The RNA shown here (transfer RNA) has 74 nucleotides and comes from a Beijerinckiaceae bacterium.
RNAcentral holds the sequence, with entries from ENA.
RNA sequence: CUCCGCGUAGCUCAGCAGGAUAGAGCACAGGUUUCCUAAACCUGGGGUCGGGAGUUCGAUUCUCUCCGCGGAGG
Numbered sequence: 001c002u003c004c005g006c007g008u009a010g011c012u013c014a015g016c017a018g019g020a021u022a023g024a025g026c027a028c029a030g031g032u033u034u035c036c037u038a039a040a041c042c043u044g045g046g047g048u049c050g051g052g053a054g055u056u057c058g059a060u061u062c063u064c065u066c067c068g069c070g071g072a073g074g
Stems, first nucleotide, its partner, number of pairs: 001073007010026004019057001028044005050066005
């Protein structure tokens, strides 16, 4: 330098051939239980879906560009 993949909650990830209020597990906070912890159960908080632009009535999803990470080639 070229090509490919990935980027969604604190962490690990799902989702999406464009459309419903953006989700799961773990973690965290509160509660029930207990003498206290743990476990179990219940409830809750937390997101510019990497940044920007475009297409569209509508974008996490499609297109372009930039950034970051990983891989392959030279």
Model confidence (mean pLDDT): 80 of 100. The source organism's lineage runs through Bacteria, Pseudomonadati, Pseudomonadota, Hyphomicrobiales and Beijerinckiaceae. It matches the Rfam family "tRNA". Its family is annotated with triplet codon-amino acid adaptor activity in the Gene Ontology. The family's RNA type in Rfam is transfer RNA.